RNAcentral holds the full RNA, with entries from ENA, Greengenes and SILVA. A computed fold for a 517-nucleotide part of an RNA from an uncultured bacterium, annotated as small-subunit ribosomal RNA, 5' domain. Rfam family: Bacterial small subunit ribosomal RNA. Its mean pLDDT, the model's own confidence on a scale to 100, is 84.
Context: one part of a larger RNA
RNA sequence: GGAUGAACGCUGGCGGCGUGCUUAACACAUGCAAGUCGAGCGAAGCAGUUAAGAAGAUUCUUCGGAUGAUUCUUAACUGACUGAGCGGCGGACGGGUGAGUAACGCGUGGGUGACCUGCCCCAUACAGGGGGAUAGCAGCUGGAAACGGCUGGUAAUACCGCAUAAGCGCACAGUACCACAUGGUACAGUGUGAAAAACUCCGGUGGUAUGAGAUGGACCCGCGUCUGAUUAGCUGGUUGGCGGGGUAACGGCCCACCAAGGCGACGAUCAGUAGCCGGCCUGAGAGGGUGACCGGCCACAUUGGGACUGAGACACGGCCCAGACUCCUACGGGAGGCAGCAGUGGGGAAUAUUGCACAAUGGAGGAAACUCUGAUGCAGCGACGCCGCGUGAGUGAAGAAGUAGUUCGCUAUGUAAAGCUCUAUCAGCAGGGAAGAUAGUGACGGUACCUGACUAAGAAGCUCCGGCUAAAUACGUGCCAGCAGCCGCGGUAAUACGUAUGGAGCAAGCGUUAUCC
Numbered sequence: 001g002g003a004u005g006a007a008c009g010c011u012g013g014c015g016g017c018g019u020g021c022u023u024a025a026c027a028c029a030u031g032c033a034a035g036u037c038g039a040g041c042g043a044a045g046c047a048g049u050u051a052a053g054a055a056g057a058u059u060c061u062u063c064g065g066a067u068g069a070u071u072c073u074u075a076a077c078u079g080a081c082u083g084a085g086c087g088g089c090g091g092a093c094g095g096g097u098g099a100g101u102a103a104c105g106c107g108u109g110g111g112u113g114a115c116c117u118g119c120c121c122c123a124u125a126c127a128g129g130g131g132g133a134u135a136g137c138a139g140c141u142g143g144a145a146a147c148g149g150c151u152g153g154u155a156a157u158a159c160c161g162c163a164u165a166a167g168c169g170c171a172c173a174g175u176a177c178c179a180c181a182u183g184g185u186a187c188a189g190u191g192u193g194a195a196a197a198a199c200u201c202c203g204g205u206g207g208u209a210u211g212a213g214a215u216g217g218a219c220c221c222g223c224g225u226c227u228g229a230u231u232a233g234c235u236g237g238u239u240g241g242c243g244g245g246g247u248a249a250c251g252g253c254c255c256a257c258c259a260a261g262g263c264g265a266c267g268a269u270c271a272g273u274a275g276c277c278g279g280c281c282u283g284a285g286a287g288g289g290u291g292a293c294c295g296g297c298c299a300c301a302u303u304g305g306g307a308c309u310g311a312g313a314c315a316c317g318g319c320c321c322a323g324a325c326u327c328c329u330a331c332g333g334g335a336g337g338c339a340g341c342a343g344u345g346g347g348g349a350a351u352a353u354u355g356c357a358c359a360a361u362g363g364a365g366g367a368a369a370c371u372c373u374g375a376u377g378c379a380g381c382g383a384c385g386c387c388g389c390g391u392g393a394g395u396g397a398a399g400a401a402g403u404a405g406u407u408c409g410c411u412a413u414g415u416a417a418a419g420c421u422c423u424a425u426c427a428g429c430a431g432g433g434a435a436g437a438u439a440g441u442g443a444c445g446g447u448a449c450c451u452g453a454c455u456a457a458g459a460a461g462c463u464c465c466g467g468c469u470a471a472a473u474a475c476g477u478g479c480c481a482g483c484a485g486c487c488g489c490g491g492u493a494a495u496a497c498g499u500a501u502g503g504a505g506c507a508a509g510c511g512u513u514a515u516c517c
Base pairs, nucleotide, nucleotide: 001517002516003515004514006513007512008511009510010509013389014388015387016386017385018384019382020381021347026345027344028343030342031341032340035089036088037087040086041085044082045081046079047078048077049076050075051074052073053072054071055070059066060065096300097299098298105225106224107223108222109221110220111219112218115217116216120213122211123210124209125208126207128162130160131159137152138151139150140149141148142147168193169192170191171190172189174187175186176185177184178183198205199204226272227271228270233263234262235261238260239259240258241257243255244254245253275297276296277295278294279290280289281288282287302323303322304321305320306319325336326335327334328333353379355378356377357376361375362373363372364371365370392422393421394420395419402413403412404411405410426458429452430451431450432449436444461506462505463504464503465502466487467486468485472501473500474499475498476497482489483488
């Protein structure tokens, strides 16, 4: 000198774009953050229409009756209706944090002849015929509650057999070709096994099997990846084999048996520290430092462990167990998890609103209308940063007053002010008023922007002035009070302390502190 997610002191006009718990991965009140589909299903409620039945105000009456507002019951139908239940898809994405991790975790380059892949795209073929349940519901019943139990009966794109099915799976044994170890591809054989679901507004939408693609993932390998030797030896599933189990798949991943290996001064093991990278800061570069925001990967979700479901999790707002903590309780037993968005307490030098909207972009569900979305888009707060603008311009010597100095003549502040003549950027007032939105739909927002009128009004401070280093005088103080980045100032004329006047620098900031180059 540059830089910062900064903080502190003094000061503070406006706008745009960014950015904002670096500390306690401390504890959390409250609200919201993941739902959706009635074009899968049965029932219930509500509303309406129609039909039947019953009651029946009123009016007319030939007293027989006619009319029939309104209400109730039953049945059928209808519905952009309502909330539970079964079922489907989604809750594995999106959002947060960096505790752990020195590791194939990450980066980079490869491999899989050792693998999986819902939704999506393409192709081929198919969808026949049955069955038994169960929730909701009703009845009874336990419990303070959370939540149940028994009985009865019901539906499906829920569940289960049967049929059919090859080029699909499994087992056995072949031929040909190819080759990159164990093999791959194609062809044919025998045995054996596995499918399906309907809905419809009639336009479609779905279902099953197989193959291929795309996308996403999984595993393996080479190289790279902090400090300490005042850590030198480490290791028993340890290292390898054979056989099995398990997995989507290879593998001591796990198990039985066999062998005795494996790693290490090219730093094993141990200890400390740390998420990694694209990047960012600095530097002419080499390098050094760093990993906030944004993007990629990884790990975690109160602590530890476990599996279930599923195409995908060992799952932040799912389940089970154990621990700590908090809450409810009728003491028998239960409930909870903000490292989602706001917000609270605490910690701290220090870090924001319990805001608006789904209008846009994107996501989930749905055929769609649409619903949900603290993702996101916006607004609010903070000079926290960067950038831009303003706080006026011209003229004006009686060199006014005041202040400071003075050799008392004057000098400086100083064209500075006042005065006169102008202008209106910003702010304020009034009027108009977008784009962002393909038909419709705008939170932002009467915002940006434009126009008009109006007043120099509403808008300047901070640090420094001994040398380094731009800028000096007076007074006070008297090794005191104090200053200080280094050298050093201060003990009676201090350009170095304090104040004043003047000056220098930067400017809505200026200084200080901390850290990096």